[in-house]
Molecule: SAM riboswitch aptamer (S box leader)
Organism: Flagellimonas hymeniacidonis
RNA sequence: UAGUUAUCAAGAAAGGUGGAGGGAAUAGACCCUAUGAAGCCUUAGCAACCCUUGACUUCCAAUGUCAAGAAGGUGCUAAAUUCUAUCCUAACGUUUUAGGAAUAGAUAACAG
Numbered sequence: 001u002a003g004u005u006a007u008c009a010a011g012a013a014a015g016g017u018g019g020a021g022g023g024a025a026u027a028g029a030c031c032c033u034a035u036g037a038a039g040c041c042u043u044a045g046c047a048a049c050c051c052u053u054g055a056c057u058u059c060c061a062a063u064g065u066c067a068a069g070a071a072g073g074u075g076c077u078a079a080a081u082u083c084u085a086u087c088c089u090a091a092c093g094u095u096u097u098a099g100g101a102a103u104a105g106a107u108a109a110c111a112g
Base pairs, nucleotide, nucleotide: 003110004109005108006107007106008105013043014042015041016040017039021032022031023030026085027084028083029082044077045076046075049073050072051069052068053067054066055065056064081104086101087100088099089098090097091096
């Protein structure tokens, strides 16, 4: 880097350094930011994908379900993935609102 599957309205920040941007990309909206952005470092935390333990299921194994846990591998710690964009449905009645799907993206596991 491309593929498959799953999840994405929950949760969790302080310090140091740095010095003007940031919220993935394009457009629009909105928001954060000198009461200090991004990046980097340290410490702490969240979650439970991988993982650990137990119970059930099964002839056994595998698989699956449930419960508990957090040593380790990742990830994450403003706002729904900040919101909208394409399609469908409903309401409204002429461009809005609500819901669903798709696309894109992020993360994990697997696999080449």